A computed fold for a 75-nucleotide RNA from a Campylobacterota bacterium, annotated as transfer RNA. It matches the Rfam family "tRNA". By type it is a transfer RNA.
[in-house]
RNA sequence: GAUCGCGUAACUCAGUGGUAGAGUGCCACCUUGACAUGGUGGUGGUCGGUAGUUCAAGUCUACUCGUGAUCACCA
Numbered sequence: 001g002a003u004c005g006c007g008u009a010a011c012u013c014a015g016u017g018g019u020a021g022a023g024u025g026c027c028a029c030c031u032u033g034a035c036a037u038g039g040u041g042g043u044g045g046u047c048g049g050u051a052g053u054u055c056a057a058g059u060c061u062a063c064u065c066g067u068g069a070u071c072a073c074c075a
Base pairs, nucleotide, nucleotide: 001071002070003069004068005067006066007065010024011023012022013021018055025043026042027041028040029039030038048064049063050062051061052060
């Protein structure tokens, strides 16, 4: 330098154009003599960024940032 993958909640990850979710975590309550387990509820995001396409974008397109892999170059 080229190509490809990844980026979504505090963490691990889903989400094939139509209301952004799960598990874990955290908080409260229930359950216990107490603890643990379990149960219920709550908490939490401008989907890496900027533009574009569209009635509508996490999803499609371009550029860009971060990260990883492969290939190429290397006097």